[in-house]
RNA sequence: AACUUGAGAGUUUGAUCCUGGCUCAGAACGAACGCUGGCGGCAGGCCUAACACAUGCAAGUCGAGCGUGAUUCCAGAACUUCGGUUCUGGAUGAAAGCGGCGAACGGGUGAGUAACGCGUGGGAACGUGCCCCUUAGUAUGGAAUAGCCCGGGGAAACCUGGAAUAAUACCAUAUACGCCCUUCGGGGGAAAGAUUUAUCGCUAAGGGAUCGGCCCGCGUCUGAUUAGGUAGUUGGUGAGGUAAAGGCUUACCAAGCCUACGAUCAGUAGCUGGUUUGAGAGGAUGAUCAGCCACACUGGGACUGAGACACGGCCCAGACUCCUACGGGAGGCAGCAGUGGGGAAUCUUGGACAAUGGGGGCAACCCUGAUCCAGCCAUGCCGCGUGAGUGAAGAAGGCCUUCGGGUUGUAAAACUCUUUCAACGGUGAAGAUAAUGACUGUAGCCGUAGAAGAAGCCCCGGCUAACUCCGUGCCAGCAGCCGCGGUAAUACGGAGGGGGCUAGCGUUGUUCGGAAUUACUGGGCGUAAAGAGCAUGUAGGCGGACUGGUCAGUCAGUGGUGAAAUCCCGGAGCUCAACUCCGGAACUGCCUUUGAUACUGCCGGUCUGGAGUUUUGGAGAGGUGAGUGGAAUUCCGAGUGUAGAGGUGAAAUUCGUAGAUAUUCGGAGGAACACCAGUGGCGAAGGCGGCUCACUGGCUCGAUACUGACGCUGAGGUGCGAAAGCGUGGGGAGCAAACAGGAUUAGAUACCCUGGUAGUCCACGCCGUAAACGAUGGGCACUAGGUGCCGGGCCUAUAGACGGGUUCGGUGCCGGAGCUAACGCAUUAAGUGCCCCGCCUGGGGACUACGGCCGCAAGGCUGAAACUCAAAGGAAUUGACGGGGGCCCGCACAAGCGGUGGAGCAUGUGGUUUAAUUCGAAGCAACGCGCAGAACCUUACCAACCCUUGACAUCUUUCGUCGCGGGUUUCAGAGAUGAGACCCUUCAGUUUGGCUGGACGAAGGACAGGUGCUGCAUGGCUGUCGUCAGCUCGUGUCGUGAGAUGUUCGGUUAAGUCCGGCAACGAGCGCAACCCACGUCUUUAGUUGCCAGUAUUCAGUUAGUGCACUCUAGAGAAACUGCCGAUGAUAAGUCGGAGGAAGGUGUGGAUGACGUCAAGUCCUCAUGGCCCUUACGGGUUGGGCUACACACGUGCUACAAUGGCAUCGACAAUGGGCUAAUCCCCAAAUGUUGUCUCAGUUCGGAUUGUCCUCUGCAACUCGAGGGCAUGAAGUCGGAAUCGCUAGUAAUCGCGUAACAGCAUGACGCGGUGAAUACGUUCCCGGGCCUUGUACACACCGCCCGUCACACCAUGGGAGUUGGGUUUACCCGAAGACGGUGUGCUAACCCUUUAUGGGAGGCAGCCGGCCAAGGUGGGCUCAGCGACUGGGGUGAAGUCGUAACAAGGUAGCCGUAGGGGAACCUGUGGCUGGAUCACCUCCUUU
Repeated sequence: AACUUGAGAGUUUGAUCCUGGCUCAGAACGAACGCUGGCGGCAGGCCUAACACAUGCAAGUCGAGCGUGAUUCCAGAACUUCGGUUCUGGAUGAAAGCGGCGAACGGGUGAGUAACGCGUGGGAACGUGCCCCUUAGUAUGGAAUAGCCCGGGGAAACCUGGAAUAAUACCAUAUACGCCCUUCGGGGGAAAGAUUUAUCGCUAAGGGAUCGGCCCGCGUCUGAUUAGGUAGUUGGUGAGGUAAAGGCUUACCAAGCCUACGAUCAGUAGCUGGUUUGAGAGGAUGAUCAGCCACACUGGGACUGAGACACGGCCCAGACUCCUACGGGAGGCAGCAGUGGGGAAUCUUGGACAAUGGGGGCAACCCUGAUCCAGCCAUGCCGCGUGAGUGAAGAAGGCCUUCGGGUUGUAAAACUCUUUCAACGGUGAAGAUAAUGACUGUAGCCGUAGAAGAAGCCCCGGCUAACUCCGUGCCAGCAGCCGCGGUAAUACGGAGGGGGCUAGCGUUGUUCGGAAUUACUGGGCGUAAAGAGCAUGUAGGCGGACUGGUCAGUCAGUGGUGAAAUCCCGGAGCUCAACUCCGGAACUGCCUUUGAUACUGCCGGUCUGGAGUUUUGGAGAGGUGAGUGGAAUUCCGAGUGUAGAGGUGAAAUUCGUAGAUAUUCGGAGGAACACCAGUGGCGAAGGCGGCUCACUGGCUCGAUACUGACGCUGAGGUGCGAAAGCGUGGGGAGCAAACAGGAUUAGAUACCCUGGUAGUCCACGCCGUAAACGAUGGGCACUAGGUGCCGGGCCUAUAGACGGGUUCGGUGCCGGAGCUAACGCAUUAAGUGCCCCGCCUGGGGACUACGGCCGCAAGGCUGAAACUCAAAGGAAUUGACGGGGGCCCGCACAAGCGGUGGAGCAUGUGGUUUAAUUCGAAGCAACGCGCAGAACCUUACCAACCCUUGACAUCUUUCGUCGCGGGUUUCAGAGAUGAGACCCUUCAGUUUGGCUGGACGAAGGACAGGUGCUGCAUGGCUGUCGUCAGCUCGUGUCGUGAGAUGUUCGGUUAAGUCCGGCAACGAGCGCAACCCACGUCUUUAGUUGCCAGUAUUCAGUUAGUGCACUCUAGAGAAACUGCCGAUGAUAAGUCGGAGGAAGGUGUGGAUGACGUCAAGUCCUCAUGGCCCUUACGGGUUGGGCUACACACGUGCUACAAUGGCAUCGACAAUGGGCUAAUCCCCAAAUGUUGUCUCAGUUCGGAUUGUCCUCUGCAACUCGAGGGCAUGAAGUCGGAAUCGCUAGUAAUCGCGUAACAGCAUGACGCGGUGAAUACGUUCCCGGGCCUUGUACACACCGCCCGUCACACCAUGGGAGUUGGGUUUACCCGAAGACGGUGUGCUAACCCUUUAUGGGAGGCAGCCGGCCAAGGUGGGCUCAGCGACUGGGGUGAAGUCGUAACAAGGUAGCCGUAGGGGAACCUGUGGCUGGAUCACCUCCUUU
């Protein structure tokens, strides 16, 4: 000192809160894969085929137990062919054998095993070689046998006959206190020697130590879609067996034993110390190291031994492999290396016994793939290095760029310095206490040279640290989740830059964590998943008050144990660390023992408060049975009566002249009970409704006495349980699935109508489910109130009635605290607590499949998986929408007037055509639009022909000229253009130099140019909703929040206009006003305007006069609901009136909030990016934009008499004419007179012929106008549709812009000049409030099911293949056991020498047991399987429209029938139904 300790994020939505899943960040690994790789230390290294194995090695040793004794050497002798051979003695001691000990250890593996196998703690009925201690002994004999030798058989392995031999081999005898057995008399049982000594051994017995066997408590995975299992099974007695208890075995007896606290069965698995993760509790795991177990090719068996049923022993059976002479044999790497195979994947056929240990031996020593070392591998952990300092011209190069620069970057270079590691040279330990070192010339130390030999990998959209360019263009690709990619990709690929880690880095896989996402610590169930339909009750769980005992639980202490290693703490050793060592703490556990006694339990006693009993009343659609009543429907009979009735949105089917409907009387039959009737009553729920009677359950008020915790809950079990449905038998009026017909409809298997059968009703028996709902389990206790209703009691007031107060029980509403995600709940809790039960754990698949149970069936209960998605969901918010509601507005409808749609023409568009018919605009909001004007030009299109620094801009290099410019003209050409000729003109400065400026030309370079693309990259401008009344903000307040409030409400307005009220108070952009024009008046001014009177004229023409008027154009005045009345709230305002030129915005303009439509425009302009560069640029000529079976829009002219034609004949305003109130251009309709007389015309004017005019370089394609001639369609226009509310519509003409010319168009101007508006039900558009929503790309939304196609997984399936297990029978190897043992037989005994007998043994034989095997059956698992069922997922398939809004028939639940499909219909139920009305209750006034 052994302590600290707990992080979240992304993803459901337009946004929010919640629920809930998915995913990520962390740590770990016996790993593998990809890229890369300098060194060292320490570790680790077949997780798969307990698959098969070549080769070598892994267990031997002892001569001090024994008999042999090859070989070699020495000495001597003999022989000799002089090579040598033989013999004797000595030394050496190979090799095998007998014998002893070891081989049961060490080493490997995890197949089996769910078990006393393992862990932990105990126990008694045992054994124990070697080791230690003690005591005693170690005597006398005997018979064999291997090796060796001689033979035989065999290919071999090996077998066999004969003869000889030794021992610490074997046998007998003796002795034995102690030992064993015993019937207590007795009986039985040992030994081995070796050696010169020392010593080592041997035998018996006792004790110890060690190791082992056995028994028990507790702990030890999943499945109930495994519920019953068991015959030696459970117990007893006798016997046997074992080292030992025991059904361990056997005979007999009894019938037990295990099990819901999970037996049996099935699946999976060696267990533990530990490892890993975690804050912990837990979870996962059981490599290396350590303890235990099991196994050794597969199965069975025993032998030997102290110990085995034995990895490198034996026997048998089986499979496989090998040898073989075919007759027979041999083998077992899950020992160390190694090989093949399997696999994503895991090493050397190494060295040494030097150390540590093991076996044998007295020892020397031998053996030891245990072990110690080395080798291979980044497999992991740890350490080190790949250089350090200075160094800005911020080099070059790269990349980016707004072209200025930035960045890479002090980075490099350069200069100075160092040498760890590696390399090279030298030296050189410890490991070894005397010798002995595989490692190894290793670790370390010294020296030498030189920055020298040494950096990669992943990532950069968010999570998550790190950004740009290019390429690509929903392609290629990425991706852990969300998601990127369809031409400007920080998300793909590359590059530059950056971030992270680093000899590694990423990916994949697995585990824990985060995940409070299985919740013990630490969750939930009204609506998100989740309360069983309801009750009763078994086991179980829990349980009132007082008191005594006990001490099981509980608490405190003691002792034992909890192996070592590991983790943690303090130290120590390798230079540090990893690693290792020492000491400690810890090991949260189990056992033992001592104590405490509050609480719980247990035992005993007492109590009355919980519960119940008794008794007096009371209310009630509680239940069952029997009886009975009236109304209504239908039917039948009769009467009256006549043509319809019925039914619907409208109809038809249907009924009716054979008399219906209607009406009256009589009768039959079944079912249901109007009013009362009520958020009234009763019941556990389902449910219960006329009246009477009988039987019967429960509840409740009050009162007294009694029992004395008798209680609560309730897994299984049992009972009840709407409707539909089923069985049998009745019944059948009405209603009514199915069915039929009629309608509707595109269709209509529906909604509507007419009929109609099961059924609905009764009895008995099944079924057992519902939105069986309060979507809320039961019980008890506690916690503000207010107000109704139902049933009792008490007190009180009153003459009485109506009352007041209080207390129990029930049933509603509102509301506080508290709770809740919110909605909401709130003494009838969803609040606060306790007890018990049931249930949930993402969506889909799936209220499914398989199996089981139940059912007559329909079906019910129980109840998965594969696969698939990143959500599914709850509540609330803002919008949008509704074939929801309320209020309001608009030429929106209505009331009117005139048109379009029919004709001809004009013009625009589509389409078609074309070399081209340039391009754009596309519902309203494209289509007489861009175009305020295409013959050339325009012009962007097409054909042909030309130019290439360019038609145009700026800069620059070189060269040339001195200009330029204007005019005339020739040739070629379609022209552009090319080649010339002539004339006019001849820049400025000047140092006099083409020197400077400037200009031009030629050749280059930068660049020009593009009406090419992208309006979905943009600016600007514009359209539209809409001149609609809206759109927002600050502060405050409310809400967890999105948000709300303000802006809602009552009035009012054209208006979010104003007034009032209000948790709001204020403000901004819009509205209005301010601006312009018109309308009235005044004033100023009076020419070019006007003019009384004068003169004059054709004429205010002119002269003069005047400025009154008109007018012009400046300035002012005027209108404000100001005044009056009514109304309203005394307000805002509204209505009426007066006055006024004008009256409630006077009229008309200009003015267009926040925003919507990726609306329109890259071809007005500007502009990012991309593209073209002798062309997609520029020029020219000609053509085209003007085409023409057709379709549409917008117009003009008409169809005529309200008219045409002709004649006469007025009145105007804009505006234009470069200037002009001066001059010029100016009307038509109206009006007058005449004519036409209802017709394809004297209407209408298209079309065509011909002749002219004008403009223009030029009217062919392709202009306008005029004359003459021609004289088409058209007789008022289908469905449908447009404009307009007053100087408006309608009608009439006039002007202007652009323009050479061209107008039915556009923009303006004036003349003439109406009709109608009851009103807001309906259509369209819009505004506000409210409601529902499954919509948010916002109803042109969302979305369901069949069918067709493709793919995926899965159920059924005649069968088929394989595995597991079980049962019956057959067979029965080896083996032990039992029996026999006539064959064979050394030790001992007897008789006695025999071919003797006995004891004993062996072979053989017999018996039961038993492995493998065979046959048949059962159960179970898995594979395949023609065909078949549904499910899931897919691109823009087909049919419909079921659901979401009242979704157009409200929806949904159960059930039944029907139908292509969603679905429809019947029946009962629910609100999780909109709207309107009524009733009741509550709150406020």